[in-house]
RNA sequence: AGUCGUUUCUGUGGUUCUCUGGCUGGAGACUGUUAGUGGGCUACUGGUAUGGCAAU
Numbered sequence: 001a002g003u004c005g006u007u008u009c010u011g012u013g014g015u016u017c018u019c020u021g022g023c024u025g026g027a028g029a030c031u032g033u034u035a036g037u038g039g040g041c042u043a044c045u046g047g048u049a050u051g052g053c054a055a056u
Base pairs, nucleotide, nucleotide: 002053003052004051005050006049008047009046011044012043013042014041015040016039017038019036020035021034022033023032025030
């Protein structure tokens, strides 16, 4: 170097929940839309540590 796992970090995508702001409609409850914070699940790229298999 090959192959199959585990661990952990980073980035990107999908999905979902939460919170905050803008705009819209509404008497209101609230509706629609948009921007952002934080979390869950999931796919993929790259790296860290480590185990199995095979070979030398």